[in-house]
RNA sequence: GCGGGCAUAGUUUAGUGGCAGAAUGCGUCCUUGCCAAGGACGAGACCGGAGUUCGACUCUCCGUGCCCGCA
Repeated sequence: GCGGGCAUAGUUUAGUGGCAGAAUGCGUCCUUGCCAAGGACGAGACCGGAGUUCGACUCUCCGUGCCCGCA
C1' cells in the first nucleotide's frame, strides 16, 4: 500500500428496514437480628459524518479505532 472482518448501557452481548432486548454491574424497596443469597421496580447504549428510504443500529459511501490476511 491492497483486501476482509468487527464497532450497541460500566462490562459481555441479542437484534439485518418500523418500540433497542438480555445478562452482569449500579440505585431504591421487600425479605433477614446483620451480611450474603433471593424477589420487585428503576436509571443507563446503537463509533463519527453524509447518502438512499415515508422510515436506518440495520442498506450504500467516506472517515476513525481494533483484529486477520496479502504485498
A computed fold for a 71-nucleotide RNA from a Patescibacteria group bacterium, annotated as transfer RNA. The organism belongs to Bacteria candidate phyla, within Bacteria. The RNAcentral record of the sequence draws on ENA. The coordinates come from a structure-prediction model, not an experiment, and the mean pLDDT is 84. Its Rfam family is "tRNA".